């Protein structure tokens, strides 16, 4: 270079037909405790990679850019 696939919370992931963005874990407050743990209660911290578009309204559609994975070519 080309193909395909991938991006969402701190991590790892869901997200249905386009209709208020969640979930374990982690973490942070709080009860217990002499402290601490474990255990219960309570808190989502998000420009949904970036940007233009289509829509009354887009994580979800379509056009560009990038990021990492795969396979394939290409030069040295």
């Nucleotide at each position: 270079a080309c193909g395909g696939g991938u991006g969402u919370a701190g991590c790892u992931c869901a997200g249905u037909u386009g209709g208020u963005a969640g979930a374990g874990c982690a973490u942070c407050g709080g009860u217990c405790u002499c402290c601490a743990a474990a255990a219960c209660c309570g808190a989502g911290u998000g420009u949904c990679g970036g940007g233009c578009g289509u829509u009354c309204g887009a994580g979800u559609c379509g056009c560009u850019c990038c990021u990492c994975c795969c396979g394939u070519g290409c030069c040295a």